[in-house]
RNA sequence: GGCGAGGUAGCUCAGCUGGUUAGAGCGCAGGAUUCAUAAUCCUGAGGUCGGGCGUUCAAGUCGCCCUCUCGCUA
Numbered sequence: 001g002g003c004g005a006g007g008u009a010g011c012u013c014a015g016c017u018g019g020u021u022a023g024a025g026c027g028c029a030g031g032a033u034u035c036a037u038a039a040u041c042c043u044g045a046g047g048u049c050g051g052g053c054g055u056u057c058a059a060g061u062c063g064c065c066c067u068c069u070c071g072c073u074a
Base pairs, nucleotide, nucleotide: 001073002072003071004070005069006068007067010026011025012024013023019057028044029043030042031041032040050066051065052064053063054062
């Protein structure tokens, strides 16, 4: 350099024929329970869906460019 996969919450990921509220587990905060801790249960906070432009009534999802990570190849 060429090809392919991927970038969504603090971490690991789901989300798919584009459709209206963006989710799960862990973690974090508060509460319940306990003499107390752990465990368990309840509630909550937390997101420019890598960046920009475009298509569309509507984009995490489609197109183009850029950027980062991983793999294959020369």
This is a predicted structure of a 74-nucleotide RNA (transfer RNA) from a Prolixibacteraceae bacterium. Rfam family: tRNA. By type it is a transfer RNA. Gene Ontology term of the family: triplet codon-amino acid adaptor activity. The coordinates come from a structure-prediction model, not an experiment, and the mean pLDDT is 80. The sequence was found in a public genome assembly.